Transfer RNA from Candidatus Iainarchaeum sp., 74 nucleotides, folded computationally.
It matches the Rfam family "tRNA".
Taxonomically the source falls in Candidatus Iainarchaeum (Archaea, Nanobdellati, Candidatus Iainarchaeia, Candidatus Iainarchaeaceae).
RNAcentral holds the sequence, with entries from ENA.
Its mean pLDDT, the model's own confidence on a scale to 100, is 83.

RNA sequence: GGGCCUGUAGCUCAGCCUGGUAGAGCGUCUCUUUUGCAACGAGAAGGUCAUGGGUUCGAAUCCCGUCGGGUCCA
Numbered sequence: 001g002g003g004c005c006u007g008u009a010g011c012u013c014a015g016c017c018u019g020g021u022a023g024a025g026c027g028u029c030u031c032u033u034u035u036g037c038a039a040c041g042a043g044a045a046g047g048u049c050a051u052g053g054g055u056u057c058g059a060a061u062c063c064c065g066u067c068g069g070g071u072c073c074a
Base pairs, nucleotide, nucleotide: 001073002072003071004070005069006068007067010026011025012024013023020057028044029043030042031041050066051065052064053063054062
């Protein structure tokens, strides 16, 4: 230098292919329960969907650029 994969909640990831309300598990907080803790049960908070632009009535999703990570080739 080139090819491919990848970036979404604190962590691990789904959703992308086929554009239309941003989700799951774990974790955190509150409540319930207990002598107390844990577990169970109920609820809540937490996201510029890496970043800039384009297409579109509408973009996490499609297109282009940039940046980070992984991998292969040279």